Source information: This is a predicted structure of an 82-nucleotide RNA (transfer RNA) from a Eubacteriales Family XIII. Incertae Sedis bacterium. It matches the Rfam family "tRNA". The family's RNA type in Rfam is transfer RNA.

RNA sequence: GCGGUCAUGGCGGAAUUGGCAGACGCGCACGGUUGAGGGCCGUGUGGGGCAACCCGUGGAAGUUCGAGUCUUCUUGACCGCA
Numbered sequence: 001g002c003g004g005u006c007a008u009g010g011c012g013g014a015a016u017u018g019g020c021a022g023a024c025g026c027g028c029a030c031g032g033u034u035g036a037g038g039g040c041c042g043u044g045u046g047g048g049g050c051a052a053c054c055c056g057u058g059g060a061a062g063u064u065c066g067a068g069u070c071u072u073c074u075u076g077a078c079c080g081c082a
Stems, first nucleotide, its partner, number of pairs: 001081007010026003019065001027045007046055003058074005
């Protein structure tokens, strides 16, 4: 230099064909159970905002009524070729 795979909440990891982003698990918070803890059970848990609502899939653009998904450029990690 060329080609390929991947990047999503605090962590792992889903999302069928372009149609509610974050299912499920872990963790965390509060509560229950316990003498206390662990375990187990219940509820909640991306960010901002009092709320309405706004933002969010590595970054920037594009296509589309609508993009994690398609296109272009780009950053990083890994693999292969030269």